This is a predicted structure of a 386-nucleotide RNA (Bacterial RNase P class A) from a Betaproteobacteria bacterium. Its mean pLDDT, the model's own confidence on a scale to 100, is 80. RNAcentral holds the sequence, with entries from ENA. Rfam family: Bacterial RNase P class A. Rfam links the family to the GO terms ribonuclease P activity, dimeric ribonuclease P complex and tRNA processing. It is annotated as a ribozyme.
[in-house]
RNA sequence: GGAGCGGGGCGGGCGAUCGCCGGGGCAACCCGGAGGAAGGUCCGGACUCCACAGGACAGGGUGCUGGCUAACGGCCAGGCGCAGCAAGCCGCAAGGCCCAAGGCGACGGAAAGUGGAACAGAAAGACACCGCCCAAGCCCCUCGGGGCCGGCAAGGGUGAAAUGGCGAGGUAAGAGCUCACCGCGGCGAUGGCGACAUCGCCGGCAUGCCAAACCCCACCCGGAGCAACACCGAAUAGGCACGCGAUCCGGCUUGCGCCGGGCAGGGUGGUCCGCCCGAGCGUGCGGGUAGGUGGCCAGAGCGGUCGGGCAACCGGCCGCCCAGAGGAAUGAUCGUCACGCCGGGCAACCGGCGCACAGAAUCCGGCCUACAGCCCCGCUCCGCCC
Numbered sequence: 001g002g003a004g005c006g007g008g009g010c011g012g013g014c015g016a017u018c019g020c021c022g023g024g025g026c027a028a029c030c031c032g033g034a035g036g037a038a039g040g041u042c043c044g045g046a047c048u049c050c051a052c053a054g055g056a057c058a059g060g061g062u063g064c065u066g067g068c069u070a071a072c073g074g075c076c077a078g079g080c081g082c083a084g085c086a087a088g089c090c091g092c093a094a095g096g097c098c099c100a101a102g103g104c105g106a107c108g109g110a111a112a113g114u115g116g117a118a119c120a121g122a123a124a125g126a127c128a129c130c131g132c133c134c135a136a137g138c139c140c141c142u143c144g145g146g147g148c149c150g151g152c153a154a155g156g157g158u159g160a161a162a163u164g165g166c167g168a169g170g171u172a173a174g175a176g177c178u179c180a181c182c183g184c185g186g187c188g189a190u191g192g193c194g195a196c197a198u199c200g201c202c203g204g205c206a207u208g209c210c211a212a213a214c215c216c217c218a219c220c221c222g223g224a225g226c227a228a229c230a231c232c233g234a235a236u237a238g239g240c241a242c243g244c245g246a247u248c249c250g251g252c253u254u255g256c257g258c259c260g261g262g263c264a265g266g267g268u269g270g271u272c273c274g275c276c277c278g279a280g281c282g283u284g285c286g287g288g289u290a291g292g293u294g295g296c297c298a299g300a301g302c303g304g305u306c307g308g309g310c311a312a313c314c315g316g317c318c319g320c321c322c323a324g325a326g327g328a329a330u331g332a333u334c335g336u337c338a339c340g341c342c343g344g345g346c347a348a349c350c351g352g353c354g355c356a357c358a359g360a361a362u363c364c365g366g367c368c369u370a371c372a373g374c375c376c377c378g379c380u381c382c383g384c385c386c
Stems, first nucleotide, its partner, number of pairs: 001382010012337007020033005035357001039368002042366005047225004059221005064078005079107001080105003088097003108216002113214002115210002129156002131152003137148004164182002167179003183205001184203008229294004239285006248261005265277004301320008339354006
């Protein structure tokens, strides 16, 4: 310098004018005002109310190991498995082997039980379609052999998958039938907290696959959510209690009713008289609604530094205060600088265009998703130079 892989950060700066929300101030005015995801609302918690002696069942969730954490389905470290680029090895080549760093994995249990495996195939766990074999027994024979009864699981074929793999021995042909190596299982030793690894001995191995099928095992889980919840609380209309008043008097009418008087209260009006209306009026208590306030922003907080730890993370010290709206503020216009692209110019420069995803709603820890452009770091390999 190049290629690949992985990770982290920023995500416009300054100023002017006009506004909006919150706080302070008598006022002038001053101070503060979105994000890395504020998003999806997928997990986990704080907080609040309701329920709750305890236990069991049901239901839901999680699932290699160790650690971190308030908690988690998150994070860190490790183990095991899978795929695989570069380098390396083999090969004429196609390609194969091995695979650092890095990537991916719902990664407990299939020798408890039930169940499933489309199509194809004989068979999807104890199968025989093609095929191989006639050693033993039996039959025929021209004595070379052929066949019956049977044996086999090597080879072919089907399939995603075929009853451990491969080589040798063995056999009539075969077969863990026997043996070596590998795999699998059991036991032991060693290392490791552990997952697990290495080694030794044993077992010939009907222990194939699927649990994001039922199921089994271990652990965890009460419900609802800030429109939670708490406090204050009208007007109007209901509710309850008390008080005042009417339902009274006279006349007419068969009756309905009409007329006059009386009447708490109301209207007019500054008040009294007067006039008019008149069957309800007034007071107190209580619940709810509208509305208001709190919850609601000093916190599992942010920045720096030191220490512990591989790390996630934890602790000490110092400093800082960083939106709190609530039908819901955080906006608009302009100038200038930066960045990118295009055009012009020898150049300095000039002109134009662009500048993402998105927007708090009780708060916090995660996950996932979206994102123009820019910056930084680590690892591996290759080339060159010293």
It is recorded under the gene name rnpB.